[in-house]
This is a predicted structure of a 351-nucleotide part of an RNA (large-subunit ribosomal RNA, domain IV) from a metagenome. Its Rfam family is "Bacterial large subunit ribosomal RNA". Its family is annotated with ribosome and structural constituent of ribosome in the Gene Ontology. Its mean pLDDT, the model's own confidence on a scale to 100, is 88.
Context: one part of a larger RNA
């Protein structure tokens, strides 16, 4: 000077990013327990009392004998001795302390976020991530769809739409508004476009053969190929959002003022409903008001000007849980004011 214990006046979180760390709680037995609640919980709620050791009324049970009683039984009622066990009023005893030591829950108010129990970055992340039962859509009629395999052939499933499979969502409870204009899927098929293929019209070489010659050319062998035929697609018509998504501007206006239930006007596919809302989401922002505090950029309730909430990319509420986030309070302490001693170690001096 460090490390691991221990103790500490008086204050008691004044410390810190934050009660990190510590300290205190702590087992029985008795009393007694709120709000909320899905009625189950919550709850060991909280909050109190007692706890040794002798002696010991009582009271309870078991329990031999007794009495009844009849259905004569290994019967049944009733009583109830000693002894055991239990309970334990009251007395007394010792100590600073009686769960004497180890072991051995802090507790309570509010919020957010996830309903739970579980699951996860093996060695920096345990969670509001990921799973969940529950919901909703889609696909699948069995040689199923869907995966794995060039195939065989498995697996789905020795299953059979109360099944399989694939999405999102994520208990419960009240709910899930509008938009099908674009994408995407599912139907339609009249009509436009479309390959290869079929099809083979006209040229185009070549060459009999005609013609004085320019040249014209069957037939064959070639090369080229119009026209017509001809699917899915796509154009096109229509569904369809718990499919991928989206879900507005200006001006005016009410007998103070403000505001606008109203009116007009452009624009869209449709212009954001319930609900919540400075929020895990608010930029300005420490918004404003309340409320806790002497003082509060955080917390809670509120308002709505929602830069940029919003309805199964689910919207709002919720007992019950949680090594979860956040904010208060009680208790409790060396976390602090303010550090000091003590025992072990260690490093360091000195010998």
């Nucleotide at each position: 000077u460090c490390g691991u214990g221990g103790u500490g006046a008086a204050g008691g979180a004044a410390c810190u990013c934050g009660g990190c760390a510590a300290a205190a709680u702590a087992c029985c037995c008795c009393c007694g327990u709120a709000a909320c609640u899905u009625c189950g919980g919550g709850a060991u709620a909280a909050g109190g009392g007692g706890g040794a050791c002798c002696u010991g009324a009582u009271g309870u049970g078991u329990g031999a004998g007794c009495c009844g009683g009849c259905u004569u039984g290994c019967c049944c009622c009733g009583u109830g001795a000693a002894g055991c066990a239990c309970u334990g009023a009251g007395g007394g005893u010792c100590g600073c302390a009686g769960a004497g030591a180890c072991c051995a829950g802090g507790c309570c108010c509010a919020a957010g976020c996830g309903a739970c129990u579980g699951u996860u970055u093996a060695c920096u992340a345990a969670a509001a991530a990921c799973a969940c039962a529950g919901g909703u859509c889609c696909g699948u009629g069995c040689u199923a769809a869907g995966u794995c395999g060039a195939a065989a052939g498995a697996c789905g499933a020795u299953g059979u739409a109360u099944a399989c499979g694939g999405a999102c969502u994520g208990a419960c409870u009240c709910c899930u508004g509008c938009c099908c204009g674009g994408u995407g899927c599912u139907g339609g098929a009249a009509g436009g476009u479309u390959a290869a293929g079929g099809g083979g019209a006209a040229g185009u070489g070549u060459c009999a053969g005609c013609g004085c010659a320019a040249g014209c050319g069957a037939a064959g062998c070639a090369c080229c190929g119009a026209a017509c035929u001809u699917a899915a697609g796509c154009c096109c018509c229509a569904g369809u959002a718990a499919a991928c998504g989206g879900c507005g501007g200006u001006g005016g206006u009410a007998a103070c003022u403000a505001u606008a239930a109203c009116c007009a006007u452009c624009c869209u596919a449709a212009g954001g409903u319930a609900g919540c809302g400075a929020a895990a989401u608010u930029c300005c922002u420490u918004g404003u008001c309340g409320g806790g505090u002497a003082a509060g950029u955080u917390c809670c309730g509120a308002c709505c000007u929602g830069c940029a909430c919003g309805a199964a990319u689910g919207g709002a509420g919720u007992a019950a849980c949680g090594a979860u986030u956040u904010g208060g309070g009680c208790g409790c302490u060396g976390u602090c004011u303010c550090c000091a001693c003590c025992a072990c170690g260690a490093a360091c001096u000195c010998g």